[in-house]
RNA sequence: AGAGUUUGAUCCUGGCUCAGGACGAACGCUGGCGGCGUGGAUUAGGCAUGCAAGUCGAACGAGAAAGUUUUGCUUCGGCAAAGCGAGUAAAGUGGCGAACGGGUGAGUAACGCGUAGGUAAUUUACCUUUAAGUGGGGGACAGCCUCGGGAAACCGGGAUUAAUACCGCAUGUGUCCGGCAUCAGUCGGUUAAAGCCGGCCUCUGCUACAAGCUGGUGCUUAGAGAUAAGCCUGCGUCCUAUUAGUUAGUUGGUGGGGUAAGAGCCUACCAAGGCGAUGAUAGGUAGGCGGCCUUAACGGGUGGUCGCCCACACUGGGAUUGAGAUACGGCCCAGACUCCUACGGGGGGCAGCAGUCGAGAAUAGUCUACAAUGGGGGAAACCCUGAUAGUGCGACGCCGCGUGAACGAUGAAGCAUUUCGGUGCGUAAAGUUCUUUUCUGUGUGAGCAAGAGACAGAUGUUUAAGAGAUAUUUGUAAGAGAUAUUAACACAGGAAUAAGCCACGGCUAACUCCGUGCCAGCAGCCGCGGUAAUACGGGGGUGGCAAGCGUUGUCCGGAAUCACUAGGCGUAAAGGGCAAGUAGGCGGAAUAAUAAGUCAGAUGUUAAAGGCAUUGGCUCAACUAAUGUAGGGCAUUUGAUACUGUUAUUCUAGAGUAAGGUAGAGGAAGACGGAAUUCCUGGUGUAGCGGUGGAAUGCGCAGAUAUCAGGAAGAACACCGAUAGCGAAGGCAGUCUUCUGGGCCAUUACUGACGCUAAAUUGCGAAGGUGUGGGUAUCAAACAGGAUUAGAUACCCUGGUAGUCCACACAGUAAACGAUAAACACUAGAUGUUGGGGGAGAUGAUCCUUCAGUGUCGGAGCUAACGCAUUAAGUGUUUCGCCUGGGGAGUACGAUCGCAAGGUUUAAACUCAAAGGAAUUGACGGGGGCCCGCACAGGCGGUGGAGCAUGUGGUUUAAUUCGAUGCAACGCGAAGAACCUUACCUGGGCUUGACAUCCUGAGAAUUUUUCAGAGAUGAGAAAGUGCCUCUUUUGAGGAACUCAGAGACAGGUGCUGCAUGGCUGUCGUCAGCUCGUGUCGUGAGAUGUUGGGUUAAGUCCCGCAACGAGCGCAACCCCUAUCGUUAGUUACCAUCAAGUAAAGUUGGGGACUCUAGCGAGACUGCCAGAGUAACAAUCUGGAGGAAGCGGGGACGACGUCAAGUCAUCAUGGUCCUUAUGUCCAGGGCUACACACGUGCUACAAUGGUCAGUACAGAGGGAAGCUAAGCAGUGAUGUGGAGCAAAUCCCAGAAAGCUGAUCUCAGUUCGGAUUGGAGUCUGCAACUCGACUCCAUGAAGUUGGAAUCGCUAGUAAUCGCGUGUCAGCAUAACGCGGUGAAUACGUUCCCGGGCCUUGUACACACCGCCCGUCAAGUCAGCCUAGUUGAUUGCACCCGAAGUAGGUGAGCUAACCGCAAGGAUGCAGCUUACGAAGGUGUGGUUAGCAAGGGGGACUAAGUCGUAACAAGGUA
Repeated sequence: AGAGUUUGAUCCUGGCUCAGGACGAACGCUGGCGGCGUGGAUUAGGCAUGCAAGUCGAACGAGAAAGUUUUGCUUCGGCAAAGCGAGUAAAGUGGCGAACGGGUGAGUAACGCGUAGGUAAUUUACCUUUAAGUGGGGGACAGCCUCGGGAAACCGGGAUUAAUACCGCAUGUGUCCGGCAUCAGUCGGUUAAAGCCGGCCUCUGCUACAAGCUGGUGCUUAGAGAUAAGCCUGCGUCCUAUUAGUUAGUUGGUGGGGUAAGAGCCUACCAAGGCGAUGAUAGGUAGGCGGCCUUAACGGGUGGUCGCCCACACUGGGAUUGAGAUACGGCCCAGACUCCUACGGGGGGCAGCAGUCGAGAAUAGUCUACAAUGGGGGAAACCCUGAUAGUGCGACGCCGCGUGAACGAUGAAGCAUUUCGGUGCGUAAAGUUCUUUUCUGUGUGAGCAAGAGACAGAUGUUUAAGAGAUAUUUGUAAGAGAUAUUAACACAGGAAUAAGCCACGGCUAACUCCGUGCCAGCAGCCGCGGUAAUACGGGGGUGGCAAGCGUUGUCCGGAAUCACUAGGCGUAAAGGGCAAGUAGGCGGAAUAAUAAGUCAGAUGUUAAAGGCAUUGGCUCAACUAAUGUAGGGCAUUUGAUACUGUUAUUCUAGAGUAAGGUAGAGGAAGACGGAAUUCCUGGUGUAGCGGUGGAAUGCGCAGAUAUCAGGAAGAACACCGAUAGCGAAGGCAGUCUUCUGGGCCAUUACUGACGCUAAAUUGCGAAGGUGUGGGUAUCAAACAGGAUUAGAUACCCUGGUAGUCCACACAGUAAACGAUAAACACUAGAUGUUGGGGGAGAUGAUCCUUCAGUGUCGGAGCUAACGCAUUAAGUGUUUCGCCUGGGGAGUACGAUCGCAAGGUUUAAACUCAAAGGAAUUGACGGGGGCCCGCACAGGCGGUGGAGCAUGUGGUUUAAUUCGAUGCAACGCGAAGAACCUUACCUGGGCUUGACAUCCUGAGAAUUUUUCAGAGAUGAGAAAGUGCCUCUUUUGAGGAACUCAGAGACAGGUGCUGCAUGGCUGUCGUCAGCUCGUGUCGUGAGAUGUUGGGUUAAGUCCCGCAACGAGCGCAACCCCUAUCGUUAGUUACCAUCAAGUAAAGUUGGGGACUCUAGCGAGACUGCCAGAGUAACAAUCUGGAGGAAGCGGGGACGACGUCAAGUCAUCAUGGUCCUUAUGUCCAGGGCUACACACGUGCUACAAUGGUCAGUACAGAGGGAAGCUAAGCAGUGAUGUGGAGCAAAUCCCAGAAAGCUGAUCUCAGUUCGGAUUGGAGUCUGCAACUCGACUCCAUGAAGUUGGAAUCGCUAGUAAUCGCGUGUCAGCAUAACGCGGUGAAUACGUUCCCGGGCCUUGUACACACCGCCCGUCAAGUCAGCCUAGUUGAUUGCACCCGAAGUAGGUGAGCUAACCGCAAGGAUGCAGCUUACGAAGGUGUGGUUAGCAAGGGGGACUAAGUCGUAACAAGGUA
């Protein structure tokens, strides 16, 4: 720091997703150790049990018991008294504490918190300090005792008692109040207290522990301080306007009350205020902060642990005590819950520490100790302390350590993979040597401990004092450790005790095998999986992190994706329809003042912790300590004055006013005009008119249309007329008149910043619509009819009502568009046009110039591009409006406006990974232009009808083997299925196999033959001993071949042509397809290859930011057409000769034909014309020529169709292996209701039949072609000459020509079918061959819709040959004979090429895509209703308590001699008052019959609305 994802590709916009960090986490798998942290986030849900706040005898009275000792008595059982226990335990009065510490975050949007201030408006126990005092009396109440009630809790009566408890009196430094004075002061009034514990004999007193003195500690009054608190204020502090008005103690005043204290804090009266778009009120959510996480920063999120503040303590209310509470472990009342009960009544409050139940994804021990730190009480010892210190549990987090180290190649085994050679795991292991952090065992063993207290001493202070007390200090002794079997150290042992998790398609580091087969599954996004998955599952390997690793959730980041830093709005989301103008924001020039903003300095504060820096302590680190520093904020203060603000005085450049001109469909009202349309009346006139693609409905003989004349009505204003004019926009058009708004230009004068923008508000606002009243000619929603159509609720036609017009009122929206807010300033030009002014000019045309409009082109600049470009989308300033992925949706609900229709404002759930803009290349279009093709047209002949042949589909079958399936399958693979072929079926056999290689053994090979069997096969018999090498011989070995055996293996026409190679088809013999360099473009790409001509051709020429090149085209190759030359056998025969029945038959010839080699020839070369700016390319015509791209063939660019072929062959993978292999016999591929393709033969007279007769070319031939001759009606047989071929044979060409006959008919046409008899091939002709003869003689009389071929030696027609092949040809491939017609032309059909245009297509129109209906799922909305929660208002009831009233009852302290009084209490009552109740509203949540739309879901229905002119833009 970025990356993936929209597209065929590109750039942009824009969302989604990922990589990082973090966590009080949870879940899955795994788990060695230690240190430091951390741990109920959910139900502020309920709680058993234990503990968490007591202490003081130096404030006070009173005061046990067990046990034991002694004495006395004794009926020997025991009893009594005293002492010790003990002034102890327990309880009580009193003091202090319990308001701290600890927990939680429910409530709270608040002076609650933070920050800075104020308090002259206040309090503050204990503590420190200053000053003064502490005298003298009194009466009670607990406890204890006794009586009574009660189950208990507890309560009542009586008697008695102390105090630092309570109450008077005295005193009054002072406080407070009042008067006088106000500098100080003075006078009067009011108002306190408590003792306790030591010591001593100096004073008084003296028996004295007492008084007294003295020390300490308390107490009282007042002041000061410190600490802690109360109250007030400025500023800051979440979301919603679909919450806009709110408030009656409300805002203020006066009097009174109240508080520690100001105050409507409370009360009576008076006034009518207070708050609010700078967001009141209402609703929702939430403890706030220091901080923490993240970030480059700004920010965003968060508030657990630690710290500060607040609030709360079962829920609600209330006071008491007190310095302090409206009190977590206090009280009273009400409520809910729970426990005890004798049913009468009582008790309780873990959000303290542990623990338990519940709910939950989830959060720990009913531990130890007060040793340390701190707190309460005490003079102290000491006691208490779930604060705290420790420990336990949990990988919950951070940090650290370890699981060994070195050497070790036969690169072991094993596993995985393999191209079978190997490779990987891998120095990894084993093995050898070593170490001991950790671990186990044993032992040693710090520091946290300082103090306080005791004893002894010293020096001070107090004192009469050496006493006592106290302060400082020295010394001594004893004791105190929860953690703790501590940390640490030493010794011994032995590699011994210790590795997993996730990932491996891209993003993103890391690859292979097997299994699976759109299944199972994965997935953060894109997406994988349909038989070769690096994406699923497993194995191996690899990568990453590591005692952890992944997943899930949340936050920040990336996201400049809410943009302050730092975004946008012509077309991507986004400028309000337009204007006026309020608040607000912003604002010209000069001078002066001020100092609010601004800037600078200083001071205070910003707690600690945290962060940062530097050091230090734990072996390091985490952790922790010390020191330092920083930042912004706020407040106070001092200064500066450029800018902004404010005030004052000026100015004229902005803005405006007046005076002079000027153009205009600017607005409103009124009047008038002609053309046209329709209607009415009359005339002329006759049969149609009208309308359409074509028709029909409609009108018309009752007289239309047409035409003439007259009349009526309403609406709109041709020509002029124009990217001309005016207006803010909507909009405005005949002419004239009246009224009226605005603009522009020129020259002066005046005002003196008066300006710009603009929420809210107000006004205007097309068409359509609404209301009332008119009007209604045309046109025309709805509606009706006619057509079209599969349908046609449309497009077309005939009619036609609202409406269109006017007046008044409403409505308030449009693609209200320049899809471009308003204002000001600046920034090259060129050229039109409108309205003014100036200058020049014949004062003509016109030119120059200057303002204000309105257009086009274009530079810089901008833009994603398109494009914009002084009328900016450029460069700046000011202000307003608006946007933040697509859909849901401009919808729902709410509010508001409207008569209604509807408008304005405006969400969410859910769902998708895109939606979108501009441009590019293709493809496509019922877009355009140009061009070509037997594409159409013009012709000729066919197919489609018949019979047969052949192929296919279908059906059938044991099998009818397989493949080919629009063109581009179907007489195709198959150039030839009776067996074989053959792959299929049935049956019978074989299993290393029919075939290949290797090994072992035997045998030469081989040939002949018998039997069984359908055959394969099986069982025999006989003949035969070869070749090469070595060796003296016997013999041994080898090569080929055969047999037997074992296993490696063979074999497969089994599958996959969608795993492939090769080959082929097709577009298409169409003219195209590309590259290098350069240039243009951000880029995909473009250019070149487009343009003007031309061609069969991207063929050639010209032009051109292109210049060149390649594959294609053409040419080079073959055949053919003309000629020359060479050669002359088997071909030829003109001339010469010979010769026959005839004949190049023979001699001969080399002329001709021919053969086959080499050449020539044509190149548009020549002429004329056209062509062009001019050349050119080229075209037209002509001459000449056999021939003017001459005709044909081979040759097929880049590519398309996952086209065809695994059955030619090859081949990956997969499957079978006594069978899916192989051998054999028979059958089948030849079936047959039917459908289609391709052909043959016909339907006849341009013919059939018969007879005669003429002329080819190209081929083939030895397991061959076969002549002559003979036989047969014939197929053929016999025969055997010749020929490995220009020699012989196949071999007779046929149509044609000549003659005869048939005479239009199912025939002398046609030949199917069938019967009989044969021939040939072959082992074999039944299934199932071809041919011959005789007989038979079917359909068929020219073929519907539709459709095919062909442009010249072509179509048509005629025969001939060849391959395959034993035999079988209507097919295929070739050959020649005869030999036409027609083409105006390119509108249309089909296919193709180039350019251009549109596109929402890119699997590319066989595309894309919309809506209803049907099915399923989901989340909203409405709603009859129903159940809660919360809240407003009104009323009822009225606990505790406080205040007031009353108080006939009761009443210790004071007064009074007494009677009595004063005071206080109970009781009763008034006001306020929680919970509760009733009624009526608001808000909100849950459920819900039913309703309505929405979203999503491979293959449902109906149509085809949109995208091309999408077929009606």